[in-house]
Context: one part of a larger RNA
RNA sequence: GCCGGCGAGUUAAUCAGUGUGGCUGGGUAAGUGAUUUUAAUCAUGGAGCCGUAGCGAAAGCGAGUCUGAAUAGGGCGUUGUCCCGACUUGUCGGGACGGGUCGCACGGAUUAGACCCGAAGCUGGGUGAGCUAUCCAUGACCAGGAUGAAACCUCGAUAAACUCGAGGUGAAGGUCCGAACUGGUGAGCGUUACAAAGCUCUCAGAUGAGUUGUGGAUAGAGGUGAUAUGCCAAACGAACCCAGGGAUAGCUGGUACUCCCCGAAAUGUAUUUAGGUACAGCCUCAGAUGUUCGCUAAUGGAGGUAGGGCUCUGGAUGGAUUCGGGAGAUAACACCUUACCAACUCCAACUAAACCACAAAUGCCAUUAGCCAAAAUCUGGGAGUGAGACUGUGGGGGAUAAGCUUCAUAGUCGAGAGGGAAACAGCCCAGACCAUCAGCUAAGGUCCCCAAGCGCUAACUAAGUGGAAAAGGAAGUAGUGUUGCAUAGACAGCCAGGAGGUUGGCUCAGAAGCAGCCAUCCUUAAAAGAGUGCGUAAGAGCUCACUGGUUGAGUGGUGCUGCGCCGAAAACCUAACGGGGCUCAAGUUAGCCACCGAAGCUAUGGCUCCGAUGCAAAUCGGAGGGUAGGGGAGCGUUCUCUCAGCAGUGAAGUUCUUCCGUGAGGAAGGAUGGAGCUCAGAGAAGUGAGAAUGCCGGC
Numbered sequence: 001g002c003c004g005g006c007g008a009g010u011u012a013a014u015c016a017g018u019g020u021g022g023c024u025g026g027g028u029a030a031g032u033g034a035u036u037u038u039a040a041u042c043a044u045g046g047a048g049c050c051g052u053a054g055c056g057a058a059a060g061c062g063a064g065u066c067u068g069a070a071u072a073g074g075g076c077g078u079u080g081u082c083c084c085g086a087c088u089u090g091u092c093g094g095g096a097c098g099g100g101u102c103g104c105a106c107g108g109a110u111u112a113g114a115c116c117c118g119a120a121g122c123u124g125g126g127u128g129a130g131c132u133a134u135c136c137a138u139g140a141c142c143a144g145g146a147u148g149a150a151a152c153c154u155c156g157a158u159a160a161a162c163u164c165g166a167g168g169u170g171a172a173g174g175u176c177c178g179a180a181c182u183g184g185u186g187a188g189c190g191u192u193a194c195a196a197a198g199c200u201c202u203c204a205g206a207u208g209a210g211u212u213g214u215g216g217a218u219a220g221a222g223g224u225g226a227u228a229u230g231c232c233a234a235a236c237g238a239a240c241c242c243a244g245g246g247a248u249a250g251c252u253g254g255u256a257c258u259c260c261c262c263g264a265a266a267u268g269u270a271u272u273u274a275g276g277u278a279c280a281g282c283c284u285c286a287g288a289u290g291u292u293c294g295c296u297a298a299u300g301g302a303g304g305u306a307g308g309g310c311u312c313u314g315g316a317u318g319g320a321u322u323c324g325g326g327a328g329a330u331a332a333c334a335c336c337u338u339a340c341c342a343a344c345u346c347c348a349a350c351u352a353a354a355c356c357a358c359a360a361a362u363g364c365c366a367u368u369a370g371c372c373a374a375a376a377u378c379u380g381g382g383a384g385u386g387a388g389a390c391u392g393u394g395g396g397g398g399a400u401a402a403g404c405u406u407c408a409u410a411g412u413c414g415a416g417a418g419g420g421a422a423a424c425a426g427c428c429c430a431g432a433c434c435a436u437c438a439g440c441u442a443a444g445g446u447c448c449c450c451a452a453g454c455g456c457u458a459a460c461u462a463a464g465u466g467g468a469a470a471a472g473g474a475a476g477u478a479g480u481g482u483u484g485c486a487u488a489g490a491c492a493g494c495c496a497g498g499a500g501g502u503u504g505g506c507u508c509a510g511a512a513g514c515a516g517c518c519a520u521c522c523u524u525a526a527a528a529g530a531g532u533g534c535g536u537a538a539g540a541g542c543u544c545a546c547u548g549g550u551u552g553a554g555u556g557g558u559g560c561u562g563c564g565c566c567g568a569a570a571a572c573c574u575a576a577c578g579g580g581g582c583u584c585a586a587g588u589u590a591g592c593c594a595c596c597g598a599a600g601c602u603a604u605g606g607c608u609c610c611g612a613u614g615c616a617a618a619u620c621g622g623a624g625g626g627u628a629g630g631g632g633a634g635c636g637u638u639c640u641c642u643c644a645g646c647a648g649u650g651a652a653g654u655u656c657u658u659c660c661g662u663g664a665g666g667a668a669g670g671a672u673g674g675a676g677c678u679c680a681g682a683g684a685a686g687u688g689a690g691a692a693u694g695c696c697g698g699c
Stems, first nucleotide, its partner, number of pairs: 001699006011112005017106008025050002031044006054061002064076004080097008115254002118251001122244006133218009142208001144177003147173001151169007181205003186201004220236001222232003229238001257634006267280005281385002283382007291374001292375001294371008307358001308356002313352003317348004322342001324341002326338003388413010418429003433606004438602003444596003447580003453593001455592006466582001472566002476563010493550005499523003504518003529544001533542002607624007635688001637685006644678003653672008
């Protein structure tokens, strides 16, 4: 890992509810008796219990009572409803419902282990020092080598010494080197190992605070500890075993057959509360009310948002007028000046979530009418939810960041399949009862992959733009305005002129159109600046404005619009159309006609539920996506009772095939097997397995 078996809402008491049944006051409990099938049945047993009266905290009173001064007022109470018959017409009799009580069943709650498995822990009583820590008693062990302390002896020095030197003897040491022994430094191997800590090489200590045998001591709120929270029998911040014990777990996981109907929530308030819970909201079931719901229209309301505005409250700009201030000047706080600051007022242009002399659309409330035929509200039983996500819109926070966060509003997902968006919970279309080799459409598409148009008409684009992006930039191109010049000849090109006073004056070494400053006239002319640019040291030279000729029809400026261009750099390989490929669009714009395309709609047949009609059969109309969850109806397993049966002419079990049922399942036949089994109607449950790092077994 697979297969098989086992494996989780039970039982008791109490409470309120639903269904059903007995009685009408209900009903016994223990006990006792009888019977037999010996654990049941039938009797008996009225004690206690519920009901028949309430109110008050209570004493207590009582169809009333409490409060109260009250005979007031107020609170809580005071046997009911329907039908039939009779008669004296408001009474009696009967029945049903309701009510009461006691069973049974079911869905819940509470208390119990309370659906199952799961802690770390706490407490009590014991067992452990054959591992290890420390200690006690008694034993054992440490090859060999090196060094050579004290002390003593001898000799020398000396006047002498407990002084100094030399030699010898001597043998010390938590001394040195190095085996056994003890340890465990570095590396490698080993890592389902040889081993739940080993092996090899290397390394440290090796007469000491040394190592070690045997026997003994210390025990868990403890011991021991040259303290590492170490060790106390292979996991010690408090050992192990058993018990309390099924501790507790607002936490994780798991929780087993079928079909049918409805179908949520991820919000508010509170919470030692935030992943829990309570109440409300939203779901379901039953009962009640009986159109109260919703939509549309009309009418009547409340309100200060969008927008707009600047009167008010604030912000903020320019100008005019001009207090005040500063500065200058002055002997001076007179006067005066001011390209400084600047109040009030006026003019003009702005601005605000916490500004308004204005002011919507929606939405909301109400009345009336119409439409719809499914809603709405109340009472009671049962829930789940209380982590939401994205998209559009209106806002706050953030950086007018986030697949960000937090509200409001709508949708989808959640709990929703199908078609489209290449793929893609939240986007677009559309809500799947079942079947069909039938049709029509939606979004989106129609060259090929790939179903359907290389569709039609008229334009645009040349960038593969389409098929990612800004400020900004540009004689891209198409369209549309406006405004100049132009056959009295424009624009561009070519030919020619472009002069004189004069080198204007000043400045300057020089300044002559052309460094700079000032002025910028006159003449000749078709025209020509006291000069547009280049140039020179200054000149010279080239050129332009301006004019004539040549040529012969358009040529400039400036807006707006469509589609394009640049701006444009990322890491494995094109990789920013899904691909091929497309410019003769299969790109873009406008219009048109076809077609394809879904579980949508239609068609045909069938199933179930609800409503109406109906005695029924049936007919008609509507409905049938679904998680948590509520409700309904069933299948199957084991055992018991009653009834009826089967079986060696072959039971159960196993296996194959066929048939029936919407399904859980059921039946028949064949084979195997070899002794029990079952229909129907009831009843009772150890009643259904794929998941729990489930448990046990097999492989």

Predicted 3D model of a 699-nucleotide part of an RNA (large-subunit ribosomal RNA, domain II) from a Dehalococcoidales bacterium. Its Rfam family is "Bacterial large subunit ribosomal RNA". Its family is annotated with structural constituent of ribosome and ribosome in the Gene Ontology. RNAcentral holds the full RNA, with entries from ENA and SILVA. The coordinates come from a structure-prediction model, not an experiment, and the mean pLDDT is 84.